[in-house]
Molecule: small-subunit ribosomal RNA
Organism: Paramoeba aestuarina
RNA sequence: UUGAGAGUUUGAUCCUGGCUCAGAACGAACGCUGGCGGCAGGCUUAACACAUGCAAGUCGAGCGCCCCGCAAGGGGAGCGGCAGACGGGUGAGUAACGCGUGGGAACGUGCCCUUCUCUACGGAAUAGUCCCGGGAAACUGGGUUUAAUACCGUAUACGCCCUUCGGGGGAAAGAUUUAUCGCCUUUGGAUCGGCCCGCGUUAGAUUAGAUAGUUGGUGGGGUAACGGCCUACCAAGUCUACGAUCUAUAGCUGGUUUUAGAGGAUGAUCAGCAACACUGGGACUGAGACACGGCCCAGACUCCUACGGGAGGCAGCAGUGGGGAAUCUUGGACAAUGGGGGCAACCCUGAUCCAGCCAUGCCGCGUGAGUGAUGAAGGCCCUAGGGUCGUAAAGCUCUUUCGCCUGUGAAGAUAAUGACUGUAGCAGGUAAAGAAACCCCGGCUAACUCCGUGCCAGCAGCCGCGGUAAUACGGAGGGGGUUAGCGUUGUUCGGAAUUACUGGGCGUAAAGCGCGCGUAGGCGGACUGGAAAGUUGGGGGUGAAAUCCCAGGGCUCAACCCUGGAACUGCCUCCAAAACUAUCAGUCUAGAGUUCGAGAGAGGUGAGUGGAAUUCCGAGUGUAGAGGUGAAAUUCGUAGAUAUUCGGAGGAACACCAGUGGCGAAGGCGGCUCACUGGCUCGAUACUGACGCUGAGGUGCGAAAGUGUGGGGAGCAAACAGGAUUAGAUACCCUGGUAGUCCACACCGUAAACGAUGAAUGCCAGUCGUCGGGUAGCAUGCUAUUCGGUGACACACCUAACGGAUUAAGCAUUCCGCCUGGGGAGUACGGUCGCAAGAUUAAAACUCAAAGGAAUUGACGGGGGCCCGCACAAGCGGUGGAGCAUGUGGUUUAAUUCGAUGAUACGCGAGGAACCUUACCAGGGCUUAAAUGCAGUCUGACGUAUCUGGAAACAGAUAUUUCUUCGGACAGAUUGCAAGGUGCUGCAUGGUUGUCGUCAGCUCGUGCCGUGAGGUGUUGGGUUAAGUCCCGCAACGAGCGCAACCCUUGUCGUUAGUUACCAACACGUAAUGGUGGGGACUCUAACGAGACUGCCUAGGUUAACUAGGAGGAAGGUGAGGAUGACGUCAAGUCCGCAUGGCCUUUAUGUCUGGGGCUACACACGUGCUACAAUGGUCGGUACAGAAGGCAGCGAAGCCGAAAGGUGAAGCAAAUCCCAAAAGCCGAUCUCAGUUCGAAUAGAAGUCUGCAACUCGACUUCUUGAAGUUGGAAUUGCUAGUAAUGACGUGUCAGCAAUAACGUCGUGAAUACGUUCCCGGGCCUUGUACACACCGCCCGUCACAUCAUGGAAGUUGGUUUUACCCGAAGCCGCUGACUCAACCGCAAGGAGAGAGGCGUCGAAGGUGAGGCUGAUGACUGGGAUGAAGUCGUAACAAGGUAGCCGUACCGGAAGGUGCGGCUGGAUCACCUCCUU
Repeated sequence: UUGAGAGUUUGAUCCUGGCUCAGAACGAACGCUGGCGGCAGGCUUAACACAUGCAAGUCGAGCGCCCCGCAAGGGGAGCGGCAGACGGGUGAGUAACGCGUGGGAACGUGCCCUUCUCUACGGAAUAGUCCCGGGAAACUGGGUUUAAUACCGUAUACGCCCUUCGGGGGAAAGAUUUAUCGCCUUUGGAUCGGCCCGCGUUAGAUUAGAUAGUUGGUGGGGUAACGGCCUACCAAGUCUACGAUCUAUAGCUGGUUUUAGAGGAUGAUCAGCAACACUGGGACUGAGACACGGCCCAGACUCCUACGGGAGGCAGCAGUGGGGAAUCUUGGACAAUGGGGGCAACCCUGAUCCAGCCAUGCCGCGUGAGUGAUGAAGGCCCUAGGGUCGUAAAGCUCUUUCGCCUGUGAAGAUAAUGACUGUAGCAGGUAAAGAAACCCCGGCUAACUCCGUGCCAGCAGCCGCGGUAAUACGGAGGGGGUUAGCGUUGUUCGGAAUUACUGGGCGUAAAGCGCGCGUAGGCGGACUGGAAAGUUGGGGGUGAAAUCCCAGGGCUCAACCCUGGAACUGCCUCCAAAACUAUCAGUCUAGAGUUCGAGAGAGGUGAGUGGAAUUCCGAGUGUAGAGGUGAAAUUCGUAGAUAUUCGGAGGAACACCAGUGGCGAAGGCGGCUCACUGGCUCGAUACUGACGCUGAGGUGCGAAAGUGUGGGGAGCAAACAGGAUUAGAUACCCUGGUAGUCCACACCGUAAACGAUGAAUGCCAGUCGUCGGGUAGCAUGCUAUUCGGUGACACACCUAACGGAUUAAGCAUUCCGCCUGGGGAGUACGGUCGCAAGAUUAAAACUCAAAGGAAUUGACGGGGGCCCGCACAAGCGGUGGAGCAUGUGGUUUAAUUCGAUGAUACGCGAGGAACCUUACCAGGGCUUAAAUGCAGUCUGACGUAUCUGGAAACAGAUAUUUCUUCGGACAGAUUGCAAGGUGCUGCAUGGUUGUCGUCAGCUCGUGCCGUGAGGUGUUGGGUUAAGUCCCGCAACGAGCGCAACCCUUGUCGUUAGUUACCAACACGUAAUGGUGGGGACUCUAACGAGACUGCCUAGGUUAACUAGGAGGAAGGUGAGGAUGACGUCAAGUCCGCAUGGCCUUUAUGUCUGGGGCUACACACGUGCUACAAUGGUCGGUACAGAAGGCAGCGAAGCCGAAAGGUGAAGCAAAUCCCAAAAGCCGAUCUCAGUUCGAAUAGAAGUCUGCAACUCGACUUCUUGAAGUUGGAAUUGCUAGUAAUGACGUGUCAGCAAUAACGUCGUGAAUACGUUCCCGGGCCUUGUACACACCGCCCGUCACAUCAUGGAAGUUGGUUUUACCCGAAGCCGCUGACUCAACCGCAAGGAGAGAGGCGUCGAAGGUGAGGCUGAUGACUGGGAUGAAGUCGUAACAAGGUAGCCGUACCGGAAGGUGCGGCUGGAUCACCUCCUU
């Protein structure tokens, strides 16, 4: 007996770090709701103002008087006594001996207890009353009279007080029948109070100096008492970095709250202390006050007034107004407890006890219990089956807590007295009867669906939801939580180790001062002894009560209350111990220092001096250019440049050596010589004896730039000028060029002043270099070793990781500095410094939920390496120009339906729009055309034929027309459910397709490495078309891809020969495989063979493999195809199909004729035909393959000029049919807009079809356009390919086909090669990117909003100081005036008072300051916003590497100069390490 975390930065990870949440608490408030009781609590704001009532009186046993009463007695105002200093309230002031705690000595103390003594004798007044007045009132003047426990004197004095030790001083009161109560003096006590001290007690240094009664002394005064408390004099002190003074804030504490604790926050109720009482000042009385319900004065405010003057103080209890988010009754009683007075009875008591109001809190109880399935109705959801609300309800049985009604009835009280109160309790009755809400349901965080909405409305504590399927908005159903409450808001602690004492950090996340010296301070080597401050142990005192905790007890329980214990971690004190720390004393040498001898060095300062180079000047030679750049130009040059030679001048800097070499604290230091000088290292002996380390303030040094004064000025070079570049170019490049750079002196004081690493000491494996010195061994240039520097790698260990690692970022100790989310901001204000520039110190408002570090995977780079591809190159042919075809955009239109839109849309969906298709348009119709089934009702048909209207659909008419077991079948009509939709969403989807890409990749299991994301494998060395294979390797294996398997083709074999073939044989023909036959060949189509780097040579790691060769039809994948990994593009498609949701239902459905999709100033894509002679035309002539064919192909023959017609044989096909062109052989044309080219147009026809007008194809005749090889640009192709020639097929009535898909014929050129363009793969590197470079992102300007700085001033608050005025009052002086007590016969005296004066003195006034708030024309920057404008500074080598300091310049980011840094990529070199 006690410690829990989560969300949020990222694509993901680890860390740093902030923000947020879950908990508890509350004097709370607000919203919704509300049955009862107990116990508590209730103006946190205006210490704002207060009407009214009450809150402090009492005593006749101190006194006289008056009134009532027969009296007893009662009452009244006074004098007198005690009490009004308690109780009650409040939080304004106070940062203080105010409070807390513990001590102390120089004090007082009424009432109370106790001790002692006394209580004697006198006296003079006065209030009241009465009389006369003043005043509105409040109140008050004069006179007469009177008492006392009121006042005074005298006597006495055991104690007592003062004292100069002689002495001196001082009391009293009575009341009463008794008893008794008082009074005076005194002793001691108790209680209470005053005073002093140690320690503790908020923040700010952008408050650093404060203080004249200030600090001390002496004398005096004053006080109950010490004391500068006051005063005079003397001295000049006192406080302060351990924070004085000033400013702001605040009552303090026990406690309360939170917490594991330590801490933090807080100081309501209860209790202790202090302070205050309208604001400020003052005293009086008294035991006690400088007095809440007393006095005086001043001020503000309110009230009364007869205007002359008066009255008042709720921060007592109630209550009112006001303020506010917000806090109660103008209640009852003194019954209890307590207080005041009194002998007492008793009186008073808004203290208190009770009641009232309020869910304000804590605690307790209830709103029913049992049973009850047809799982009712109803709601909601639904996959339509069901599920759920739900045993929930109803129904049946039962109970009565609470409430209500009736009765009874305590304790609190003791002999009496009860406000509460007929209360608590008890008994009876009553009926399930009167009693449930609130919040939440995306994650955190327990709890899910539907509908509505559609970035709207709204939600939100953080992350974030909402743009048509929202578990996040609103409603509903359901669920979760709490419950007479529940949520929200606010505040505090917690979580937060997020101020870290317990218990954090500072290389890169925020954070080491630029570096020394050194003051205070902190810390400090070895031994011995003393003392005992810290420390440790024990004892004593205290730490109020209440609270918390434990135990027990009392209210039915609990809250609550009571009793006891423990605890209160603290402070004080006594005793003891002596290890450690401190202290005192003594000693030591290991730290530190000194001495001697060597040594290295760009350490510093000054002076001198040297050569090379640049520039300039002079002279010579010499001639047309030079210079500069990516290319140029500005510039220089015929007045002679550049070049070259010689001579001279001047300034600045010091090549090579030169090195992660040296020196210095850092900045920094480099020719050579000299002088002066600081530090360091090594070696050796002796000496000093802890003399040490660190170091707030302080002080010195401190690159570059910059400043001042004076020099100097060769080169370079901010600014500036010119030339380029560019869209611009205030830049990069070029030509010039001034400050400056240099020197002297004086400032500045900052840098990426960096090892981004403070200084010091000790300890903890190594290896290899290098610099300086020493030692040993010899082999005399090696090895070993040691001290001090300077590096690399690496172990333990550390680290978030990167990395660090004896030169620590390891393990420890000491001291200093610094950090606490990002921005605002190293800024503003203030201070200090500076000549200035500026430096230093250094905030807040506001704003965001991140900002950041390291590492990971990708992606990207105007990074690198390697490799591939018709990617480039080498070639051949095209496109882009023309005409036409076709698609698209645009335009047009009633409609020109829709989709596809970089590559990856555009001869694409569409593999065929005249109607249909068809989705579009304008009309005309229908309400179900087609499908489906059920239920209800009705009809008997449906259909067919003819006719009429109509463009048709359709409408109408006529004729004709069933079966039946009577249930119906079938058909129609009607109603409902439904149906339909090429309507929307491809960003809700399935399926499918494109693309990267036929690129070689993409992954997994186990293991290993890493905190982790991840890595490894998959990287590396080779090789390949290939992640193909080999080798190596913390990997070993595997999967999807690659390859192979499949199809076609190329060679051969076997088998089989019909429709194919025909060598030999035979027959036949004019001729033909025509026929018999054959199975040889070709071919067909099935099965096999064949190719595997198998063989040889060479290379290669004895590998994989590569090169060459042989054989072979074919050779290294033989060729072509099919085959498309994980994934990417929210890629395409809801109009192929399917499908969720939404929308529509006399229409967005459906039918129908017509029109449109075919439009046409234009632009683009894809094609065809050409521009001609390698050609055109004509004639002759030859050779394919694949495919198709019955609503079909269609032969022969005939007709036609042709398209075609006629005709019909053959063929469901190796049988029949459809069928080649280029080519070849001739002829002709002869270079021209042609005998090229065919568009356009006219005419005549053919075919298909219901129909060729919009809008078909074909034929013939005529017409005969553009075009003479195509700008920038761009495309395809590596071999049977390109090019070129024709043929076929699908769709299809016909056709837009020049398209698409296939087929064969003819048949090339070129590839050096991988620098470049494009795309891709692998490795590596940088990154601020991850929507991934079409990324991210900076600044000005413009607009809006917000907070803030400056500002001529304006206006408050507060405070200081000087002066003026000076109330009340105490005190001092005076006191001619007044006065009863005493003295005195009297006069008078003593004494007292009024009055006067003075010091002090509040408020007030004037002047000058300090601090602080509000406001202010204008102005500065900052933050935020969404779409703006201008550029593109940064992130990749970010396209000029970036950044830091500084200076100048520029719309802006920024540019440039000088110095610095790496937190720069790449290449090369150097050095080092490993093998």